[in-house]
RNA sequence: GGAGGCGGUCGAGCAGUCGCUCGCCACGUCCGUGGCGGGAGGAAAGUCCGGACUCCGCAGGGCAGGGUGGCCGCUAACGGCGGCCCCGAGCGAUCGGGGGAAAGUGCCACAGAGAACAGACGACUUCGCGUCGCGAGGCGCGGAGCCACGGUGAAACGGUGAGGUAAGAGCUCACCAGCGCCGCUCGAGAGGGCGACGCUCGGCAAACCCCACCCGGAGCAAGACCGCGCAGAGGGCGGCCCGGUCGCGAGACCGGGCGCGGACGGCCCGUCCGUGUCCUCGGGUCGGUCGCUCGACCUCCCGGGCAACCGGGGGGCAAGACGAAUGGCUGCUGUUCCCGCUGCUCAUGGGCGGGAAGACAGAAUCCGGCUUAGAGACCUCCUCCGGCG
RNA sequence: GGCGCGGUACCCAAGCGGUAAGGGAGAGGUCUGCAAAACCUUCAUGCGUGGGUUCGAUUCCCACCCGCGCCUCCA
Numbered sequence: 001g002g003a004g005g006c007g008g009u010c011g012a013g014c015a016g017u018c019g020c021u022c023g024c025c026a027c028g029u030c031c032g033u034g035g036c037g038g039g040a041g042g043a044a045a046g047u048c049c050g051g052a053c054u055c056c057g058c059a060g061g062g063c064a065g066g067g068u069g070g071c072c073g074c075u076a077a078c079g080g081c082g083g084c085c086c087c088g089a090g091c092g093a094u095c096g097g098g099g100g101a102a103a104g105u106g107c108c109a110c111a112g113a114g115a116a117c118a119g120a121c122g123a124c125u126u127c128g129c130g131u132c133g134c135g136a137g138g139c140g141c142g143g144a145g146c147c148a149c150g151g152u153g154a155a156a157c158g159g160u161g162a163g164g165u166a167a168g169a170g171c172u173c174a175c176c177a178g179c180g181c182c183g184c185u186c187g188a189g190a191g192g193g194c195g196a197c198g199c200u201c202g203g204c205a206a207a208c209c210c211c212a213c214c215c216g217g218a219g220c221a222a223g224a225c226c227g228c229g230c231a232g233a234g235g236g237c238g239g240c241c242c243g244g245u246c247g248c249g250a251g252a253c254c255g256g257g258c259g260c261g262g263a264c265g266g267c268c269c270g271u272c273c274g275u276g277u278c279c280u281c282g283g284g285u286c287g288g289u290c291g292c293u294c295g296a297c298c299u300c301c302c303g304g305g306c307a308a309c310c311g312g313g314g315g316g317c318a319a320g321a322c323g324a325a326u327g328g329c330u331g332c333u334g335u336u337c338c339c340g341c342u343g344c345u346c347a348u349g350g351g352c353g354g355g356a357a358g359a360c361a362g363a364a365u366c367c368g369g370c371u372u373a374g375a376g377a378c379c380u381c382c383u384c385c386g387g388c389g
Numbered sequence: 390g391g392c393g394c395g396g397u398a399c400c401c402a403a404g405c406g407g408u409a410a411g412g413g414a415g416a417g418g419u420c421u422g423c424a425a426a427a428c429c430u431u432c433a434u435g436c437g438u439g440g441g442u443u444c445g446a447u448u449c450c451c452a453c454c455c456g457c458g459c460c461u462c463c464a
Stems, first nucleotide, its partner, number of pairs: 001385005007379004012333007020039009041360001045371002048369005053219004060269004065215005070084005085098005099210002104208002106204003121150002124145009158176006177200004182195005223290004232281006239258008260274005283463002297316008335357008344349001390460007399413003407444001415431005437453005
């Protein structure tokens, strides 16, 4: 100097002016005026995960259902993050993937002889018959053997060499590859190393399934309070017995039993509530307050840990709107690009002038993540190649 | 704001691992004096977009885009 890789920060600045919203203070009459102060993001987004919070009485058991998936850790929790392990890609920095297919079931179209304890179409070998040839042998038909070769396919039942055979073949042997299992050893573990024995076993679990672990449902339009206002109607399912009290009686109330109905997202159990409960249609209101923003919060230092993170101390308060605020205009500066001028101690550079651009997007209960969108500017660290010293 | 469903040709739509049924509309023809109806033939683009799993994806998984629906309170 060139080509890359992993992360991080910012994402226009200042001033003037006109507004919007919230808080505090002051003034005045419900409502306004004035002053001071706060006022979008790294993704506020998608709503994909996980929690806090609230209600469903408690948040119980089993089944069903859903989710996650190397190991260890971090955390309130997670499908997130950190470190490590194995496989794959890359010269490398680095990146991508991750339970089980040797439990069972299922699928593997077309092509192909055969698609999963495989298979004989051709070729090869051999036997029988026929035929040709003096003969060795060739050709045709039929049978058998065989999976080394051809061909088909996404995939064809380990690779190389030797032996062996009629021809062949893990049929046998040596080496290699893969897998299983056993022993020793290192490691906390996934796993690594060494040795012995056995086997040669296709792929798919983002197919059913198996294993391990996790999950009750709904969601701030949750929910609580105040105010205003109205009109109820229809339908489904559903009660009996015993005892006591009151009563002249009809009956009412209390307690118990069984039944019924309802609730706990679905089913069963279990629990609770009830004499009703659920559904549909209709009616009224569509105002206010709380929830609401101080929180697993931000920042600095110290300590522990490889790290994610944890502990201690100091400092800080930073939007809370609901016909839904956080903006518009002007000027100057700065960034990038384009054009023109310029002898400016030479340059895809500098200076001057003019023009254009300035992204993605916008809180709605709040946090921790992931994913997606995105002009431009800057920085740390690392790798490879080339040159010079 | 929260929650749920869907996207297959111009329209309505079935299919849900093996290359996409059917109906209407359109085009041409038969019939007719001309039409309509009926009958016959036919068309080409289609699985919202992009990745992944798989030999193979409309289908299974993930992300994104678009459309639709429901949810105030009182009694």